[in-house]
RNA sequence: CGGGCAACCGCUGGAUGGAGCCCGUUUGCGGGUUUCUCGAGAGGAAAGUCCGGUCUUCGAAGGGCAGCAUGCCGGCUAACGGCCGGGGAUUUGCGCUCAAAGCGCACGUUACGGAUCAGUGCCACAGAAAAUAUACCGCUUGCCCUGGAAACAGGGUGAGUAAGGGUGAAAAGGUGCGGUAAAAGCGCACCGCGGCCCGAGCAAUCGGGUUGGCAGGGAAAACCCCAUGUGAAGCAAGACCAAAUAGGGGAGGAGGAGCGGCCCGCUCCGUUACAACUUCCGGGUAGGUCGCUUGAGCUACUCAGUAAUGAGUAGCCUAGACGAAUGGUUGCCGCCGGUACGGGAGAUUAUCUUCCGUUGCCGGUACAGAAACCGGCUUACAG
Numbered sequence: 001c002g003g004g005c006a007a008c009c010g011c012u013g014g015a016u017g018g019a020g021c022c023c024g025u026u027u028g029c030g031g032g033u034u035u036c037u038c039g040a041g042a043g044g045a046a047a048g049u050c051c052g053g054u055c056u057u058c059g060a061a062g063g064g065c066a067g068c069a070u071g072c073c074g075g076c077u078a079a080c081g082g083c084c085g086g087g088g089a090u091u092u093g094c095g096c097u098c099a100a101a102g103c104g105c106a107c108g109u110u111a112c113g114g115a116u117c118a119g120u121g122c123c124a125c126a127g128a129a130a131a132u133a134u135a136c137c138g139c140u141u142g143c144c145c146u147g148g149a150a151a152c153a154g155g156g157u158g159a160g161u162a163a164g165g166g167u168g169a170a171a172a173g174g175u176g177c178g179g180u181a182a183a184a185g186c187g188c189a190c191c192g193c194g195g196c197c198c199g200a201g202c203a204a205u206c207g208g209g210u211u212g213g214c215a216g217g218g219a220a221a222a223c224c225c226c227a228u229g230u231g232a233a234g235c236a237a238g239a240c241c242a243a244a245u246a247g248g249g250g251a252g253g254a255g256g257a258g259c260g261g262c263c264c265g266c267u268c269c270g271u272u273a274c275a276a277c278u279u280c281c282g283g284g285u286a287g288g289u290c291g292c293u294u295g296a297g298c299u300a301c302u303c304a305g306u307a308a309u310g311a312g313u314a315g316c317c318u319a320g321a322c323g324a325a326u327g328g329u330u331g332c333c334g335c336c337g338g339u340a341c342g343g344g345a346g347a348u349u350a351u352c353u354u355c356c357g358u359u360g361c362c363g364g365u366a367c368a369g370a371a372a373c374c375g376g377c378u379u380a381c382a383g
Base pairs, nucleotide, nucleotide: 001383003333004332005331006330007329008328009327011041012040014038015037017036018035019034020033021032022031023030024029043367047378048377050376051375052374053373054372055234056233057232058231067230068229069228070227071226072086073085074084075083076082087112088110089109090108092106093105094104095103096102113225114224119223120222122218123217136165137164138161139160140159141158142157143156144155145154146153147152173191174190175189176188177187178186192214193212194211195210196209197208198207199206200205238290239289240288241287248281249280250279251278252277255269256268257267258266259265297316298315299314300313301312302311303310304309334365335364336363337362338361339360340358341357342356343355344354345353346352347351
């Protein structure tokens, strides 16, 4: 990016269009329906509903607690937990280095506030020891015992030692030299780390100097602490019109209704009452209208900016359907795979491998689908 073109048959809206029929009417017309014509008709995710907004209704003096969310810095934006740029950290690879620690570079990743200087808790297994460090093996040594002429060796017991071994994801800075009984930042050099000062930068942070022998591991995706934000529900939100039936309220009320028009007559309901009946009002259901698609819009160009993005000019209008349309068939073309054929190359001696081409044949062409709208994120997807 996510098929293209054509024909035919359908589906749903629209039109200031044409015709027919029906209804109403103030006779001007209005409404409904059928048909014809014209024109329009899903997505990159329409999905999940995970964030942010527009809009709507309800709520709301002010402040606090709780809950929830976010968490390096700067920018963009209507807004965001999104995006862009920068910084730090880090896996892997390469290089520097005798080597280790460390440093540099590249691709990638990053929920990246706080872990002595608030507090509590946790670190499986292994291991002697897992955080006020620790003595299993080893190393060194005082004393005692044994052997020995002695040097020394072995054993016991006490002390020193974190260099070495071993365990682990992690063992309390790394390497080297000195030092020591053996060791050790015990001392020194380099690297790393912390404090302070200076400089660069809007800032995160970085660089340099100086100082401290190191000042105390990991984990906050444990509780927690700090800072910031946060009213709730959602278009089935909500606004308006409004039939029948039942029920509510006000007024009138002695009669009312039916038996085809009238009278008589008959029947039913009611008759001093919360009454039949008439009429008005309000709530409200079915139903209808609006909300509803012109908008943080789309396309092209130019300009500003590293970029996200913004500005300007010109052009464009692109579903609004609610038991809910947007589809199907055929042909040609495109793309992919297989096969057949042709050609080239290689191995080798009639077969295989590989590459290219098409006059053919066969198969495939996804995920999915608006439902108030917009900006993101995530997930699905033939090719």
A computed fold for a 383-nucleotide RNA from a soil metagenome, annotated as Bacterial RNase P class A. Its Rfam family is "Bacterial RNase P class A". The family's RNA type in Rfam is ribozyme.